[in-house]
RNA sequence: GGGGUCUUAGCUCAGUUGGUAGAGCGCCUGCCUUGCACGCAGGAGGCCAGCGGUUCGACUCCGCUAGACUCCA
Numbered sequence: 001g002g003g004g005u006c007u008u009a010g011c012u013c014a015g016u017u018g019g020u021a022g023a024g025c026g027c028c029u030g031c032c033u034u035g036c037a038c039g040c041a042g043g044a045g046g047c048c049a050g051c052g053g054u055u056c057g058a059c060u061c062c063g064c065u066a067g068a069c070u071c072c073a
Stems, first nucleotide, its partner, number of pairs: 001072007010025004019056001027043005049065005
């Protein structure tokens, strides 16, 4: 320098015909307990790596940029 894969909640990851974004763990509150843990109920937390484009509509399609892994040179 070139090819491929990936980037979504604090962490690990889902999210297929493009149509208002989810789970587990964690966190907060309440119940339970003498108290803690466990358990039960509820809740907060994301404008989907960034910038453009296509579209009535983009996490999803296209281009560029940044980063991670990997292959070739």
Transfer RNA from an uncultured bacterium, 73 nucleotides, folded computationally. Model confidence (mean pLDDT): 82 of 100. Rfam family: tRNA. By type it is a transfer RNA. About the family: Transfer RNA (tRNA) molecules are approximately 80 nucleotides in length. It was read from a public genome assembly.